[in-house]
């Protein structure tokens, strides 16, 4: 330099044009002698960024940005 694939909560990842989700962490209550453990509840999001399309974008399309794979080129 090209191609793919990926960026969504603290980690880990679902989701697909119409009101953002799960587990696990977290925080308060119950139970339990007490560690665990269970049960109830509750915080936490600019959905990478930027334009466009559309009534409506996380979703679809352009550019860039970061990460990881594979090819190529110099050395």
């Nucleotide at each position: 330099g090209g191609a793919a694939c990926a960026g969504u909560a603290g980690c880990u990842c679902a989701g697909u044009g119409g009101c953002a989700g799960a587990g696990c962490g977290c925080c308060g209550g119950g139970c339990u002698u007490g560690a665990g453990g269970c049960c109830c509840g509750g915080a936490g999001g600019c959905c990478g960024g930027u334009g466009g399309u559309u009534c409506g974008a996380u979703u679809c399309c352009g550019c860039c940005c970061u990460a990881u794979u594979c090819c190529g080129c110099c050395a």